[in-house]
RNA sequence: AGAGUUUGAUCCUGGCUCAGAACGAACGCUGGCGGCGUGCUUAACACAUGCAAGUCGAACGAGAAAGUUUCUUCGGAAACGAGUAAAGUGGCCAACGGUGAGUAACGCGUAGCCUUCGAAAGGGGGAUUAAUCCCAGAUACGUUGAUUGUUUUUAAGGACAAUCAAGAAAGGUGGCCUCUAUUUAUAAGCUAUCACGCAUGGAGGGGUCUGCGUACCAUUAGUUUGUUGGUGGGGUAAUGGCCUACCAAGACUACGAUGGUUAACGGGUCUGAGAGGAUGAUCCGUCACACUGGCACUGAAACACGGGCCAGACUCCUACGGGAGGCAGCAGUGGGGAAUAUUGGACAAUGGGGGCAACCCUGAUCCAGCCAUGCCGCGUGUGUGAAGAAGGCCUUAGGGUUGUAAAGCUCUUUCAGCGGGGAAGAUGAUGACGGUACCCGCAGAAGAAGCCCCGGCUAACUCCGUGCCAGCAGCCGCGGUAAUACGGAGGGGGCUAGCGUUGCUCGGAAUUACUGGGCGUAAAGGGCGCGUAGGCGGAUUUCUCAGUCAGGCGUGAAAGCCCCGGGCUCAACCCGGGAACUGCGUUUGAUACUAGAAGUCUAGAGAUCUGGAGAGGGUGGUGGAAUUCCCAGUGUAGAGGUGAAAUUCGUAGAUAUUGGGAAGAACACCGGUGGCGAAGGCGGCCACCUGGCCAGACACUGACGCUAAGGCGCGAAAGCGUGGGGAGCAAACAGGAUUAGAUACCCUGGUAGUCCACGCCGUAAACGAUGUGUGCUAGACGUCGGGCAGCUUGCUGUUCGGUGUCGCAGCUAACGCGUUAAGCACACCGCCUGGGGAGUACGGUCGCAAGAUUAAAACUCAAAGGAAUUGACGGGGGCCCGCACAAGCGGUGGAGCAUGUGGUUUAAUUCGAUGCAACGCGAAGAACCUUACCAGCCCUUGACAUACCUAUCGCGGUUAGUGGAGACACUUCCUUCAGUUCGGCUGGAUUGGUGACAGGUGCUGCAUGGCUGUCGUCAGCUCGUGUCGUGAGAUGUUGGGUUAAGUCCCGCAACGAGCGCAACCCUCGCCUUUAGUUGCCAUCAUUUAGUUGGGCACUCUAAAGGAACUGCCGGUGAUAAGCCGGAGGAAGGUGGGGAUGACGUCAAGUCCUCAUGGCCCUUAUGGGCUGGGCUACACACGUGCUACAAUGGCAGUGACAAUGGGCAGCGAGACCGCGAGGUUUAGCAAAUCCCAAAAAACUGUCUCAGUUCGGAUUGCACUCUGCAACUCGAGUGCAUGAAGUCGGAAUCGCUAGUAAUCGUGGAUCAGCUUGCCACGGUGAAUACGUUCCCGGGCCUUGUACACACCGCCCGUCACACCAUGGGAGUUGGUUUUACCCGAAGCCGGUGCGCGAACCGCAAGGACGCAGCCGACCACGGUAAGGUCAGUAACUGGGGUGAAGUCGUAACAAGGUAACC
Repeated sequence: AGAGUUUGAUCCUGGCUCAGAACGAACGCUGGCGGCGUGCUUAACACAUGCAAGUCGAACGAGAAAGUUUCUUCGGAAACGAGUAAAGUGGCCAACGGUGAGUAACGCGUAGCCUUCGAAAGGGGGAUUAAUCCCAGAUACGUUGAUUGUUUUUAAGGACAAUCAAGAAAGGUGGCCUCUAUUUAUAAGCUAUCACGCAUGGAGGGGUCUGCGUACCAUUAGUUUGUUGGUGGGGUAAUGGCCUACCAAGACUACGAUGGUUAACGGGUCUGAGAGGAUGAUCCGUCACACUGGCACUGAAACACGGGCCAGACUCCUACGGGAGGCAGCAGUGGGGAAUAUUGGACAAUGGGGGCAACCCUGAUCCAGCCAUGCCGCGUGUGUGAAGAAGGCCUUAGGGUUGUAAAGCUCUUUCAGCGGGGAAGAUGAUGACGGUACCCGCAGAAGAAGCCCCGGCUAACUCCGUGCCAGCAGCCGCGGUAAUACGGAGGGGGCUAGCGUUGCUCGGAAUUACUGGGCGUAAAGGGCGCGUAGGCGGAUUUCUCAGUCAGGCGUGAAAGCCCCGGGCUCAACCCGGGAACUGCGUUUGAUACUAGAAGUCUAGAGAUCUGGAGAGGGUGGUGGAAUUCCCAGUGUAGAGGUGAAAUUCGUAGAUAUUGGGAAGAACACCGGUGGCGAAGGCGGCCACCUGGCCAGACACUGACGCUAAGGCGCGAAAGCGUGGGGAGCAAACAGGAUUAGAUACCCUGGUAGUCCACGCCGUAAACGAUGUGUGCUAGACGUCGGGCAGCUUGCUGUUCGGUGUCGCAGCUAACGCGUUAAGCACACCGCCUGGGGAGUACGGUCGCAAGAUUAAAACUCAAAGGAAUUGACGGGGGCCCGCACAAGCGGUGGAGCAUGUGGUUUAAUUCGAUGCAACGCGAAGAACCUUACCAGCCCUUGACAUACCUAUCGCGGUUAGUGGAGACACUUCCUUCAGUUCGGCUGGAUUGGUGACAGGUGCUGCAUGGCUGUCGUCAGCUCGUGUCGUGAGAUGUUGGGUUAAGUCCCGCAACGAGCGCAACCCUCGCCUUUAGUUGCCAUCAUUUAGUUGGGCACUCUAAAGGAACUGCCGGUGAUAAGCCGGAGGAAGGUGGGGAUGACGUCAAGUCCUCAUGGCCCUUAUGGGCUGGGCUACACACGUGCUACAAUGGCAGUGACAAUGGGCAGCGAGACCGCGAGGUUUAGCAAAUCCCAAAAAACUGUCUCAGUUCGGAUUGCACUCUGCAACUCGAGUGCAUGAAGUCGGAAUCGCUAGUAAUCGUGGAUCAGCUUGCCACGGUGAAUACGUUCCCGGGCCUUGUACACACCGCCCGUCACACCAUGGGAGUUGGUUUUACCCGAAGCCGGUGCGCGAACCGCAAGGACGCAGCCGACCACGGUAAGGUCAGUAACUGGGGUGAAGUCGUAACAAGGUAACC
C1' cells in the first nucleotide's frame, strides 16, 4: 500500500466482499512446562449453608460453669479457676467492600468564587467539676444575634467601636513517692495517657453555586401556575420557590424548549498516518443504588447493603395466636445462557476498626486452587548417516517423490522425574505462601505436536471415489463421467501449545469527504419569484482589542501511552526519573486581518432627465376568412369514408352549387434558432389602465448590497364547485371494420370537457434534465434593440444590452461545455450517499374530492447505472451483387410405378443422417454371405495376436459314409516337414494346458485426431511499425471513381506486409515443331475392303512450344484507373470449363471407414451356425421414372458420335429358339479383337378416341445367374389392359453449345438400377430493369441484444414460502388529568391524661410525653384520555421461487415513436 466482483471487451459511477489489528469472548480439534495478568458481558433473577464489624474491664454495674486443690457433720463449704466466659448500660466504629438498575442531570468532566491571625515561617489561653449516660446553671476572652455609630473601592459586602441579649463543660485510667499532706502506703501530689470545654486556626474531607463541554428522534413545536420575579415569614451547616402568605405576570423555546427512546460519567481502552470512529471489563476518580416504594431517627458525616418504621410482592417457621428474612460482600446453589472459577489458607506483610497496651476483629488484603482465557519465555533433542532401505503415493514403467527423513552410530540433559541443601520477603519477635523460588547431584533420548489451508483474491498439486447426487462456499463461484473448488489419500504451504470457526469494534471506506466527495447525461438544482431571521459584504482615517497571534503564571490526580535508566537468568511484568496530557483559566503584550465605535468617499446599489423596442399583463370594443346549422333557389342519384370496406347521410331530394341569416371558437399570410416575461407562458385590429427592460446624459443619496431556512405570492394541462355558453374538436360511450381475439390502432357518430365569470387544486420530461449573484480568462461568423464616428448615404469601424452557431486555453468518465461555461475563484441557499421494496405504509399538515406534501422499516439482490467501443440485429436509410425477382423455357405438387424417410406394425423390421446444409443420403448395388438385428442350437485362452509348458510330426487335400437344420462330431482314403555339428539340437506346424490377455459395428462426435458439409469461389480476414484515444479500440480497410474481385487509380496519418482475389496447374478452342503404330490416305499402284505396297501432306494420337497484353485506333473519364466502340485475329477484355475453398461460424456430421482417451461386457454386449428380418403397410412427405399423346404411337429405311470396359473376362461369325437365350468357337490382356446396335433423324401409316395413347396389375409358359430365386432377383413370350385427357394452394431448375430432348458407356457386381458418375448427338427462348421476395457485401443510423431477434422483456392469473400495512377487537407496559383512600413519619395545633431534674416554701409555673385533631404524603382504588408494544378472523399490496396459463406493453421507426 491494495485486491475480487456489473461488460463480448472498455472507462467511470457505485455498492457488496476480502487481506490487518483487537477482545472479559464462545465453539470445534488438539494439548508438555513455567512466569505475569484476567475470569456472570445474560436474570438489579431467586437464594440453602458458612464466614464478611467489631472492639473497649484503663467508662459503669453485675457476674457464672467445668475442672483442680483443701476441708467436711458427706448435705456441702472454701480457695483457685476469675473479676474469666456470656450478656446488659455506655463510648468509639459500623461511609471498607459490591453492583450499574435508575439518571440526558450541575450527574459527570474542566475551570472558577467565599471562609481566623500573621509579611512569612509559624503560633493560639485558662478554670470548675463529676459515671464521660441523662438534665440543669454561670459567662472572662471569644462566638452568634439585634440596635446605634464610624469607615471603605457603596457592596449579595467588608472592617472597626459601643450597648443589649443568648448559649458550655468532665473527667477517667495506669504508674510513682522527688516535692506537699498524712504517714509507709495512699492522694488532694507528681507523672503518663486518653477524654472534655464556650470557642478557634491549619491540613484533609464534604455540601452548595457558576461559565463551558457532555446521545439520537422535528413522523416530538410549542411548554409552564410554585410556574418567573418581588416582599414578609419559615426551614437548612449554608444560598435559594427549598417551603408558605401576599403582590406582579412573567419564564423557557428553531442557537431546538417540551416530549419520546437509549445511556452511569471521566482518566483511559481498541483502532487509525492523522483527524476521527467505536468503547467505558480488570486498575484509579466521581455519581447512583442495596428485594420494590415511601419515611424519618442517630450521627461530624447516612435519609445508612450486613440500622429502624410503614406499605407491597415473594420466601420460610408456627402450637394458627403470631413471628422471621433480604449475597448488586467472599465462597457456594438453583435458574437464565454460547459462556465465566474454590462452600481453600492466613492475618506473616500492606492497610482499616477498637483498645494505654497486650491483643481482638478484618472473604479489605496477601496467598494458594481451577481454566491455553490472554501476553511472555522454554522444550519436545544434537551431530553423522545413500544400500538414496522398506512401506506409501505418482508414473511416459525408465523412474520420480516422501528423503538425511528413518534405521544405524555418536553426543547432550534445558524442561519434566528422583535425591540433597534451602532463602529474601522481618527495623526486636512473628512467614499463610512453602520445603516454594533458587543451588547441587543422579538416570535416560528418555515423558512431551498439533491445527488449518492448497480454483482466483492468497503462500501451497497430483491420484482415486462421486456424477447438479452427496456436498463446498468470505466474494466471484465449484459439482450434470476425465472436479488442482465435493470426500479420501500422497505431497505441499502457513502458524505452532496452539490452530481454525463464529460474534463484535476500528481499519481498508475519500462509502457522510473538518483534514477529504459530489449534483448537464451515473443518486442529486427547489417549477418560479418576493422577502424575514441568519450567513457574507466596496474604498479610506482614527480609536477599542472580542476573535487572532506571542510570552508568563495556575491547573490539567495517580496509573496508563512515549523516552531514558534499573530489578526479576531474558521477556511479559515491576520500579525510578523525564517528557507528554494538543485542554481550561488568568495575566502581560502585538494590532496586519476580521469584528466593534466614530468620521470621510464614490467605482456597488439607487435615483433624475431625454429617447427606444416589444405576441409583457388587465379591461372594453371591433374585423374578415373558415366551419357547422337554418331558410330559399338550381339540380339528380348518389354522397361520405377507407389499405379495402361498412356503419352513416340521401328520391321526405343528400353531396355539389348560388343567395340570405344565426352561433361559437380560433386568429392564415407577415412569422423569423425574431421579440417580451421571474417562471408557467404570451400572436387579428383599436382604445384605456399598468409592470419590467435597454441606450445616452450627468445634478443627487452615500454601501442603502448579495443570498435566503421558515413565510408569502405566482404557477401549463387535466380535474373539482357555482352560474353561463356550446360552432368545431373530443375522454367516456355506441356502432362499423380489422383480428385467433381487438374492451386498441382505422372509420361513422357522440357526452363531459375545451370557451366565459368567480372560487379551488399546486402538480408536469414545470428541461438548458445546468440554483442565484459578482469578478476574471483567445477569438470568428450570424441575428435583434439602441448609441457614437467616418464618409462614397448604405456601407465601414466602434460601443452597450440580448439571442444563436463554431471554436483556443482549460475542464470532463466520456459525450461534450467553452465570455449565455460544465473554465478559474468567492458568497449564500437547495439537494445526493447501491438497486428493489417506495416516493409506498403509518403519523402530521393542506384539499370539497381527486389527491398533494413531509416521509420510513422489515425483507430481498450483487448488482442497478452513465458514457463510449466492437459486433449482431431492425417490419431504419444509402450504394452494390447473385437465375434473387422480373422476362422466358421446362418441370415438381394430381396418376401409376421405382426409391428414400416418417409413422405404424413386428420376435426383429440393425444402426446412423433430420430446415436450407437429412430423406435415389452412408449403401459404387440386403435371396445366403454382406449383417451390425431377431429366434433357436453350439464354443469359452476363444474366429485372430504375443509368451511359456507338454505332446505330436506335420499341414493339407480328397473320396465316401453316419448323425445333425447346420456349426460340429465320428469314421474311411491319399499324402507323409525342413535344416543339422546327428544332441529331441534348431526352425516350422499342429494338439492339449496355463495365466497374462484376445475380442466388442457396446456407450460417449458434448473428451478427441483425421476427414467432410455449410455460409461461399462470397470478397473478405488480419498483422508490423507509426499516429489518435485514459481505455476497449480506431486509423490503415473509410472517402471520390472503377472492377467479377480489399481489382486498380486518385486522395488521405498513415507506411508497408501476410492469408484470400487474380495468375501460376489441368482441359477444350487456333497454329507450329517433333514422332508416325495398332492411327490416316492427297498423290502413285492395288483390293470386296487403307486390303496390300508406298507415304506421314491431312485427320488423329501425345510431347514440347507459340498465341491475347486493353497491345493498336477513336470517344469518354480527372492528362488516372477504367469504360464504350472499332480494326486485326482461331480466340477480346476473366476466351469456355475444371481443380483450387482465407480468418472463421454452426459443441454442424461421422467413435458403424480408420485412429484414439475414458467408461462398460468377459461361459458374454465375445465367437460359430441354421432359419428369419433389414423387402412388413390404414397412412404422410421427399427424390425420380413412365405417361396422359399427332412436335406423337406403330412399322419400315438406314446415315452420323464420343467416353469407356474386357481373361474366373469381352466374346465376332455360324447354327437353334418368336424371344430372353442356348450350342459351338475365331479374335483379343486391346488406337489392332470384342462389347457395339447409337438414338432422336427420314419415309409410310394411324386421325383425337381412354384410342394402334398409356402401360400398372394379374394369369400361363419360359430364360439366365447362383449351393439356393417361397418369403425376396432380373429378363422373355402370350394373354390381361388399371389410374391417367397436362395437374389446387404452393414450389424447383436453367442465361449458350446452356435449358430441353436423344441415346451411349462405366463403377459396384455371380445375378439385379428408373439411382450415381461420365460421354457425345440434335439444339432453343428471354433478360425492360432492380420497385418488390430471398441470400450476400460495403457505408451509415438506432438498440435495454452479446447464448447476439429462434434475442431481450412486461403485467394479470394459478401454486409455494417470507416479511409487512389495514383490521371488529383483545392483552400488557408507560404516562397525564380529576376524584376517593391516607400506613409510617416529620411538621403544626390541642393537650382535660401523665411526668425525676429548672423556678418556686407551697400552690403552681416553665418544659416535655402519651393521646386527639389537622396539613403533606407512599401504596391502593374509580373514571377519562395520551402513547408504545404483543396478538387477531378477514383483507391490501410487496418480495422470492429451472422448465405453469393468457397475451406481447417496452428495447429497431419494436411494427400505433417513446416518455412525464